[in-house]
RNA sequence: GUCCCGUUGGUCUAGUGGGAGGACGCCUGGUUCUCAACCAGGAGAUCACCGGUUCGAGUCCGGUACGGGAUGC
Numbered sequence: 001g002u003c004c005c006g007u008u009g010g011u012c013u014a015g016u017g018g019g020a021g022g023a024c025g026c027c028u029g030g031u032u033c034u035c036a037a038c039c040a041g042g043a044g045a046u047c048a049c050c051g052g053u054u055c056g057a058g059u060c061c062g063g064u065a066c067g068g069g070a071u072g073c
Stems, first nucleotide, its partner, number of pairs: 001071007010024004018055001026042005048064005
């Protein structure tokens, strides 16, 4: 340089073009003499960025950035 894959709450992860979900963590309450555990509830993601397609995009297409892999005189 070329090609391929990945990027989703604090962390990990699911998501077949129409409701963004789960686990852990965090907060509040319950339980307990207290803590942990357990139970109930809650907050938290402009889906890496820019554009395109579409009535509608995390999802499809192009580009950029970052990370990983393959390959070459």

Overview:
The prediction has a mean pLDDT of 83. A computed fold for a 73-nucleotide RNA from Kribbella solani, annotated as transfer RNA. The source organism's lineage runs through Bacteria, Bacillati, Propionibacteriales, Kribbellaceae and Kribbella. The RNAcentral record of the sequence draws on ENA.